The prediction has a mean pLDDT of 77. Predicted 3D model of a 149-nucleotide RNA (FMN riboswitch aptamer (RFN element)) from Thalassospira profundimaris.

RNA sequence: GCUUAUUCUCAGGGCAGGGUGCAAUUCCUGACCGGCGGUAACUCCGAAAGGGGAAGCCCGCGAGCGCCUGGCGGUUUAUCUGCCAGGGUCUAGCAGAUCUGGUGUAACUCCAGAGCCGACGGUAAUAGUCCGGAUGGGAGAGGAUAAAG
Numbered sequence: 001g002c003u004u005a006u007u008c009u010c011a012g013g014g015c016a017g018g019g020u021g022c023a024a025u026u027c028c029u030g031a032c033c034g035g036c037g038g039u040a041a042c043u044c045c046g047a048a049a050g051g052g053g054a055a056g057c058c059c060g061c062g063a064g065c066g067c068c069u070g071g072c073g074g075u076u077u078a079u080c081u082g083c084c085a086g087g088g089u090c091u092a093g094c095a096g097a098u099c100u101g102g103u104g105u106a107a108c109u110c111c112a113g114a115g116c117c118g119a120c121g122g123u124a125a126u127a128g129u130c131c132g133g134a135u136g137g138g139a140g141a142g143g144a145u146a147a148a149g
Base pairs, nucleotide, nucleotide: 003147004146005145006144007143008142009141010140017029018028019027031129032128033118034117035061036060037059038058042053043052044051045050056116057115064094065093067087068086069085070084071083072082073081074080098114099113100112101111102110120132121131122130
């Protein structure tokens, strides 16, 4: 240093200003934000070998919703419906969104410009940004201990 096991810690940001209105951080205008791993022609360190950082919209993952199962309740009953718990992430069920120009051997990643996207429930009015489930879950990141090679 590697593998395995146990365990601990950590693990999400954001509507300024203006307008309409009885009412909106929900509409209009405008503003702001970007989880985790991978990739990297950019960048930093180094004499080199090599190492660190770098994508919301390229590949994949997570949470959420849906789906399935069970319990309780509603109802005369139920395959309907509300709540709760559990399960696999099932060829993605929904699983969001990028182009143009430049440079170049090569760009989805660099430079420039213009765009686009964002679970569910709630609300005096429609929410990526407010409140709630959530003191939850979690992709993963880091550390400790033990045994073997």

Overview
It matches the Rfam family "FMN riboswitch aptamer (RFN element)". Rfam's curators write: The RFN element is a highly conserved domain that is found frequently in the 5'-untranslated regions of prokaryotic mRNAs that encode for flavin mononucleotide (FMN) biosynthesis and transport proteins.